Annotation:
A computed fold for a 72-nucleotide RNA from a Streptosporangiaceae bacterium, annotated as transfer RNA. Rfam family: tRNA. The family's RNA type in Rfam is transfer RNA. Rfam describes the family as follows. Transfer RNA (tRNA) molecules are approximately 80 nucleotides in length. Its family is annotated with triplet codon-amino acid adaptor activity in the Gene Ontology. The coordinates come from a structure-prediction model, not an experiment, and the mean pLDDT is 83. The RNAcentral record of the sequence draws on ENA.

[in-house]
RNA sequence: GGGUGCAUAGCUCAGUGGUAGAGCACUCGCCUUACAAGCGAGAAGUCCUUGGUUCGAACCCAAGUGCGCCCA
Repeated sequence: GGGUGCAUAGCUCAGUGGUAGAGCACUCGCCUUACAAGCGAGAAGUCCUUGGUUCGAACCCAAGUGCGCCCA
């Protein structure tokens, strides 16, 4: 230099055009003498950035940023 994958909650990841979700973690409650486990509830997101397409974009397109892989 060329090609390619990934970026979504604190962490690991789903979600392939129509309300952003799960597990773990966190907070509160129940349970327990107490703790853990279990059960119930809750909080937590500018979906990497900018622009474009569309009635509507996390999702499609372009450029950029960061990290990885392949080729040279």